Predicted 3D model of a 72-nucleotide RNA (transfer RNA) from a Candidatus Aenigmatarchaeota archaeon. Its Rfam family is "tRNA". Gene Ontology term of the family: triplet codon-amino acid adaptor activity. By type it is a transfer RNA. From the family's description: Transfer RNA (tRNA) molecules are approximately 80 nucleotides in length. The coordinates come from a structure-prediction model, not an experiment, and the mean pLDDT is 82. The source organism's lineage runs through Archaea, Nanobdellati and Candidatus Aenigmatarchaeota.
Order: sequence, then structure tokens, then C1' cells
RNA sequence: CCCCAGGUAGCUCAAUGGCAGAGCGAUCGGCUGUAGACCGAUAGGUUGGGGGUUCAAAUCCCUCCCUGGGGA
Repeated sequence: CCCCAGGUAGCUCAAUGGCAGAGCGAUCGGCUGUAGACCGAUAGGUUGGGGGUUCAAAUCCCUCCCUGGGGA
């Protein structure tokens, strides 16, 4: 320098143009002699940055940044 994959909650990942979600974790409550397990609730997101297309973008297009892999 070129090609490919990826970047979404603290972590691991869904959502393939129409309300941003799950599991784990956290907090609070229930249960328990206490803790764990189990049950319930709550909080937690500028969807890597910027621009464009569209009535509508995590999703499509352009550009930049970061991570991993391959090539020279």
C1' cells in the first nucleotide's frame, strides 16, 4: 500500500429500511437464621466519528478512525 471481516448497554451478542432488544453483570425488593441459588422490578445506548439517500437509517451510499485476518 491492497483485499476481507467486524465496531450496538459494563461484558457477550441480536435486530438485513418502520417502537433499539436478550443473556450475563449492577442496583432494589421477595424468599432464607445468613449467604448462594431461585422469583420480581428498576437503571443503564449521541448504534465508532462526519456527510449523503429516504416520509423514515443500527440497517443503503461516500469518507475518516479503531480492532482482527490475509496479501505484497